[in-house]
RNA sequence: AGAGUUUGAUCAUGGCUCAGAUUGAACGCUGGCGGCAGGCCUAACACAUGCAAGUCGAGCGAGAAAGCACUUCGGUGUGAGUAGAGCGGCGGACGGGUGAGUAACGCGUAGGAAUUUGCCCAGUAGUGGGGGACAACAUGUGGAAACGCAUGCAUGCUAAUACCGCAUACGCCCUAUGGGGGAAAGCAGGGGAUCUUCGGACCUUGCGCUAUUGGAGAAGCCUGCGUCGGAUUAGCUUUGGUGGGGUAAAGGCCCACCAAGGCGACGAUCCGUAGCUGGUCUGAGAGGAUGAUCAGCCACACUGGGACUGAGACACGGCCCAGACUCCUACGGGAGGCAGCAGUGGGGAAUAUUGGACAAUGGGGGAAACCCUGAUGCAGCCAUGCCGCGUGUGUGAAGAAGGCCUUAGGGUCGUAAAACUCUGUUCAGUAGGGAGGAAAAGUUAGUCGUUAAUACCGGCUAGCCGUGACGUUCCAUACAGAAGACGCACCGGCAAACUACGUGCCAGCAGCCGCGGUAAUACGAAAGGUGCAAGCGUUGUUCGGAUUGACUGGGCGUAAAGCGCAUGUAGGCGGGCUAAUAAGUCAGUUGUGAAAGCCCCGGGCUCAACCUGGGAACUGCAAUUGAAACUGUUAGUCUUGAAUAUCUGAGGGGUUGAUGGAAUUCCAGGUGUAGCAGUGAAAUGCGUAGAUAUCUGGAGGAACACCAGAGGCGAAGGCGCUCUACUGGCAGAAUAUUGACGCUGAGAUGCGAAAGCAUGGGGAGCAAACAGGAUUAGAUACCCUGGUAGUCCACGCCGUAAACGAUGGAUACUAGCUGUUUGAGAAACUAAUCUCUUGAGUGGCGCAGCUAACGCAUUAAGUAUCCCGCCUGGGGAGUACACUGGCAACGGUGAAACUCAAAGGAAUUGACGGGGGCCCGCACAAGCGGUGGAGUAUGUGGUUUAAUUCGAAGCAACGCGCAGAACCUUACCUGGCCUUGACAUCCUGAGACAAUCUUAGAGAUAAGACUUCCACUUCGGUGGCUCAGUGACAGAUGCUGCAUGGCUGUCGUCAGCUCGUGUUGUGAAAUGUUCGGUUAAGUCCGGCAACGAGCGCAACCCUUAUUUUUAGUUGCUACCAUUAAGUUGGGCACUCUAGAGAGACUGCCGGUGUUAAGCCGGAGGAAGGCGGGGAUGACGUCAAGUCCUCAUGGCUCUUACGGCCAGGGCUACACACGUACUACAAUGGCAGAAACAGACGGCUGCGAAACCGCGAGGUCAAGCAAAUCCGUAAAACACUGUCCCAGUCCGGAUUGGAGUCUGCAACUCGACUCCAUGAAGUUGGAAUCGCUAGUAAUCGCAGAUCAGCACGCUGCGGUGAAUACGUUCCCGGGCCUUGUACACACCGCCCGUCACACCACGAAAGUAGUCUUGGCCAGAAGUAUGUGAGCUAACUUCGGAGGCAACAUACCAAGGCUGAGGCCGCGAUUGGGGUGAAGUCGUAACAAGGUAACC
Repeated sequence: AGAGUUUGAUCAUGGCUCAGAUUGAACGCUGGCGGCAGGCCUAACACAUGCAAGUCGAGCGAGAAAGCACUUCGGUGUGAGUAGAGCGGCGGACGGGUGAGUAACGCGUAGGAAUUUGCCCAGUAGUGGGGGACAACAUGUGGAAACGCAUGCAUGCUAAUACCGCAUACGCCCUAUGGGGGAAAGCAGGGGAUCUUCGGACCUUGCGCUAUUGGAGAAGCCUGCGUCGGAUUAGCUUUGGUGGGGUAAAGGCCCACCAAGGCGACGAUCCGUAGCUGGUCUGAGAGGAUGAUCAGCCACACUGGGACUGAGACACGGCCCAGACUCCUACGGGAGGCAGCAGUGGGGAAUAUUGGACAAUGGGGGAAACCCUGAUGCAGCCAUGCCGCGUGUGUGAAGAAGGCCUUAGGGUCGUAAAACUCUGUUCAGUAGGGAGGAAAAGUUAGUCGUUAAUACCGGCUAGCCGUGACGUUCCAUACAGAAGACGCACCGGCAAACUACGUGCCAGCAGCCGCGGUAAUACGAAAGGUGCAAGCGUUGUUCGGAUUGACUGGGCGUAAAGCGCAUGUAGGCGGGCUAAUAAGUCAGUUGUGAAAGCCCCGGGCUCAACCUGGGAACUGCAAUUGAAACUGUUAGUCUUGAAUAUCUGAGGGGUUGAUGGAAUUCCAGGUGUAGCAGUGAAAUGCGUAGAUAUCUGGAGGAACACCAGAGGCGAAGGCGCUCUACUGGCAGAAUAUUGACGCUGAGAUGCGAAAGCAUGGGGAGCAAACAGGAUUAGAUACCCUGGUAGUCCACGCCGUAAACGAUGGAUACUAGCUGUUUGAGAAACUAAUCUCUUGAGUGGCGCAGCUAACGCAUUAAGUAUCCCGCCUGGGGAGUACACUGGCAACGGUGAAACUCAAAGGAAUUGACGGGGGCCCGCACAAGCGGUGGAGUAUGUGGUUUAAUUCGAAGCAACGCGCAGAACCUUACCUGGCCUUGACAUCCUGAGACAAUCUUAGAGAUAAGACUUCCACUUCGGUGGCUCAGUGACAGAUGCUGCAUGGCUGUCGUCAGCUCGUGUUGUGAAAUGUUCGGUUAAGUCCGGCAACGAGCGCAACCCUUAUUUUUAGUUGCUACCAUUAAGUUGGGCACUCUAGAGAGACUGCCGGUGUUAAGCCGGAGGAAGGCGGGGAUGACGUCAAGUCCUCAUGGCUCUUACGGCCAGGGCUACACACGUACUACAAUGGCAGAAACAGACGGCUGCGAAACCGCGAGGUCAAGCAAAUCCGUAAAACACUGUCCCAGUCCGGAUUGGAGUCUGCAACUCGACUCCAUGAAGUUGGAAUCGCUAGUAAUCGCAGAUCAGCACGCUGCGGUGAAUACGUUCCCGGGCCUUGUACACACCGCCCGUCACACCACGAAAGUAGUCUUGGCCAGAAGUAUGUGAGCUAACUUCGGAGGCAACAUACCAAGGCUGAGGCCGCGAUUGGGGUGAAGUCGUAACAAGGUAACC
């Protein structure tokens, strides 16, 4: 400090998620030791049992027993003035627990005045003298008990530091300032003199007591400021004065009277939640979260109420009452309160021992010893946390065994282990030893103080004695032995760490993105690795990251976000100068900010955690002294902001009344006749009852052409004929006046398009709804014909719009250029006009700057200030509920549950568009010939079958793989056989094998006969071949072309596809490659922030067209000779053959073009602008095709999915499709006779001639390994004859018969021949294919495959056309541009209803609970007041006073009755919403989305 995740990629916005730290934690796995901490967060739920507050005999009276000793056996002594009670004093208000309540002067902080205070400290003054009771106790008595507050239990006795008077009163209290009032208690130690009733008095010391002053500490009260959320809680109810009462004390705290206040948008009241703080966690900080342990404060003590006592309580272990609950009971009554320490049940994910000790520290009581102390100090349990230590160290390669992986070589676990060695063996273990926590108290001595005192008491010093729960302590020593001690999570990215196996969208994982559908680094387990380590992970919490609520430190044109606009209240902010002040501000000083904690520097435990000393800090508050710049306030002044007056100007600004013409419609009349209207095309509609058209006249309503302009006005909405009246605002020039009067503006108020509502008018045109006609699969739409509300007016309402510049208002500043509207001024000009300067508007372009980019840019989205409004992921939802406005429609304010990991912006590259532009192609058009109809051939689908093997599927499958299925092929089926196998390698043994023959069998095969190794050799063997055996293995046309290689198709022979450097852009990317020309071409030229380059194009290659030269056999033959014949001899001129050359390049001329590239025309030429044809296929696309050519990963089969054999099948046949052949005839058929090719093949071959056969063919056989021989006849054409338009002398299918050839074999199932037969078919519907010249069409020939089989395929030549105006349209393609919500890329994306499942929510008759509250009743205990005739010890003047009971009244808790309100549940049914691999219906949106979309 960041990272992952929206996209094909990018930037920005924005959410979600992660890495860190943290914890009173819990859970899973694991677990050696110690130190220091911590330990019911839930039920303030209920509690068995024990303990947690007593103490004092030096306040008082009384006072045992056991035991022991003695004993006369009666008792005595001791125990012992002890125990245990009682009166009395002090303490039980501290300490300890908990956080329910409380949003409050409760807490924090800083202050204040009207107070109290036991014990403690200091001071002052006292402490005199009397009296009467009550417990205990005794007797009687009740009760189960508690107990005796009950029927006054009764009667009797007694003490005090208990109680009550009297005296005294400096100070104290009250007061009317005259006066009045009020105390006390003794106890203990010691003692010289004196007195004594022998107890003491008295003196002294100590403690105590009374009164009072001051202090310390403590407590009560008041105030400023701070202290959670909700406005879908907006009004709440007392406030003050006077006089009293009350209190320790101020005060409506209470009462009487009076007044009408008090609080609140700076958030009252109400609702919800919560103890507050020091601190703690986190964070760079500011902040955020939190309030366990420790410390301060508060509140509470079963729930509610109440007081008593007391210095202090309305009292945790006190009292009374009411209530709930539990327990005891003899049913009459009683008892209790763990939120003290342990502990139990319960709740819960979850939190410990019914431990020991007062040794230390502290507290209570006491003079003290001492007693008490679940405070505390210790121990126990728990890895709950933090810190420390250990589980060994060194050497050790045969890199052992074993595991895992492997390319089979090796690698890795791994110096790891073993082995050898070391250690005074850390910790744990055993043994004995042994600090500190301890100071006191007591006692002895000395000294000082007190005193009359050498006594007592106290202080100090020294000696002695002596107190430890922890504790089997810490620690050190000895002993033994490497001995007893390592796990957990993770390994796809974030994020360190990878392989094999299993699984196969299953099982599962997952914090986010996402893994898993047969090669999973993501599941499971293994090996290895990484991280941490007595722990490690998971889950939860909080902060961080998150600048994601932004004070530090964000935004609002398009991402979420500017109110529709204005006026203006509160508030906020505010021009120049002078003076004062000192609230803000700044500085100094003082006080405070508890301690602990954090931080710094030291110290102590071996270190650390931990403990401890000092410092700093505590950013705060208050007081005080200063400063005076700025802000504020006050006073004065100024004119520049603002406003006013005068003059001028422009304007669809507003309201009102009036007028006008054009047009539509309607009405009346004339003319006139058959249509009009409408559409893509139609129809509905109108019209012979006379329409439309046209003319004249009239009626009525609405809107105002041209002018008219990104021009004007208005705050916005909005405003348009002309004129009148009234009226608002704006601008300019100059002067004058006021003197900051300003800006913004929460609430508030007004205006506010269209639609809509209400009442009354009006209604021509237009036109929701509605009707009809079309369109359509449907068409509740788009189109058409009609048509009502409405649109118009008046008076009211509504209050919303994509009310938009998606841009709040105000002020100032910051380059320009150019248009336009409207003022003012100046110069020129006769004028029109034009130029310049300066204002106010309104547009365009553009610099700096800003912006995510797009863009904005003096009319800012720039630079600044002020004020307001608004935003914080998408959906749910602008919905629900609630409130509010409205007649209603509906508006305003405005959530949550749930759900997703995105949603959204700008720009980029593609792809796409029923977007645009340019261009090309047999793409269309123009032509020629076909297919689709018939028959047949062939392939496919389908069907059939035991099998009809498999693949190919739009173009780019279908005469395709197959350049040739009778057996074989063959992969399929049936049947019969084989199992190391038909084939390969290795091992062992044997020796042949082969060939021939016989038998059985369909054959494979089986049995038998015959025969019996070969080559080399160093003589050991080795190699080859065959057979047998054994297992490793072979084998598979089995699966996966979506695991692959290779090969191929296709877009497409289309002109494209890219790179380097540079430049531009934040970036994806762009530029180059776009643009202007041109080309077949990204071909070339020009221009240009590009310059170059590569793969393609072209060229180089082959062939063909012309020619030269060389060569002249097997070719050729002009000439000579010869023959039947180039047959032969000359010959090599020609043809031809095949080597090498030439030739064509826009080279030349003219025109055009930019002086270019090029284009057009021409000349020459065999050929002219790429001369024709071929080979050649860029980056890539289609998970295109092929595992059945081959190769290959993985999987599967292994007496079978392998191998062999026979037969069958691939050839089936209601049907459908593709591709062909032959035809339908006269441009023809048939017959006769007769010409002209090219290329190719040939020895298991081509096969002449001759002969035979009607023929297929046969016999014999020459020649030829081929420019020589053969296939070989070319056919169409041309010529002659015939046929005469017919199902024919067309057509040949089908069938019968007879044959030929190949071949082991033509039945299933070959080709051909002859004779006979003679089907469909008379030019082919919708639709559709090929072709632009030696092409189409037509004609034949050859070859591969092949024993045989060709209408297919591949080549070859012969004859040989027509047409192309042109690019609107169809298809495909290229370039540029545009839109996009597409990127799996339009076969895309995506919306809504319905159906189904699940989830949360709203409404709902009603119903349960809880909280608050009004009224009424009620009225325990208690307090106050009144009465007090009953009862009554202290005092009494004997009358009473005082006290008590009782009664009454007031206040009041629980409770009861009856209303109201809030909140939270449940609820038949119902409503929408969300979610859910493959449901239904349509196709609304995204492209002009096929009717532009949206509000």
This is a predicted structure of a 1495-nucleotide RNA (small-subunit ribosomal RNA) from an uncultured prokaryote.
Model confidence (mean pLDDT): 85 of 100.
RNAcentral holds the sequence, with entries from ENA.